């Protein structure tokens, strides 16, 4: 150089054939113990990489870009 997949909370990773963003793990508080762990129970944490086009509506489709992991030459 060509082709192909991935990109979502601090880590892992789901989702949505276009209409309220979600688990688990961690982190904060509270209960519960004389006290810690463990357990419940609650809560903070997210421009869904970036841009742009299409739509009444984009994390979803599409085109660019970037980043990453695989092919082939």
């Nucleotide at each position: 150089g060509c082709c192909u997949g991935c990109u979502u909370g601090g880590c892992u990773c789901a989702g949505u054939u276009g209409g309220c963003a979600g688990a688990g793990c961690g982190u904060u508080g509270c209960u519960c113990u004389c006290g810690u762990a463990a357990a419940g129970c609650a809560a903070a944490g997210g421009u869904c990489g970036c841009u742009a086009g299409u739509u009444c509506g984009a994390u979803u489709c599409u085109g660019g870009c970037a980043g990453u992991a695989g092919g082939c030459a």